[in-house]
This record gives sequence, structure tokens and C1' cells, in this order.
RNA sequence: AACUGAUAAAGGUAAACCUAUUGAAAGAUAGGGGCACAAAGCCAUGGGUCUAAGGUAUUCACUAUGAUCGCCAGGUUGCCGGU
Repeated sequence: AACUGAUAAAGGUAAACCUAUUGAAAGAUAGGGGCACAAAGCCAUGGGUCUAAGGUAUUCACUAUGAUCGCCAGGUUGCCGGU
């Protein structure tokens, strides 16, 4: 440096749910809480999914500039071990 994740070691993050705040909502943030995770670190770049304030249409509805990285891929940066 490349590939890889058995066994460890040091650690890390934090699902659902509850409370508070915020948002039109989806959701987000903080505290509690632990389902899980070898990138469950970061990035909205491609796809998927969610919401629909505003706009369109007035039968049902449609629509992202909003959101989701713990949906999939991609980019990028890391701890330790093995070959």
C1' cells in the first nucleotide's frame, strides 16, 4: 500500500419509545433509552421512499425548491487485527 473482518483489545454510534423545542408536514435538534451497526463517520452525486406549505387541477388528485446517509449505490476520511 492492496484485499479482508475470524479471534480479540481500545473505543464509538444509538433503533423503537418517552419528554421538551422546532417545522405546514415528512422530519430535525437536545435529554433519557438501547434495537442494532466494522464505517450505523461525513457528503443529497444517482436511484428509491416520505411529506405537500406554495403552485396546478377542481371527481379522484398531481407536483419539491422540503426530508431521508440506520433504503440501495457512489464519493471521501478513519481504529485494530489477518493475509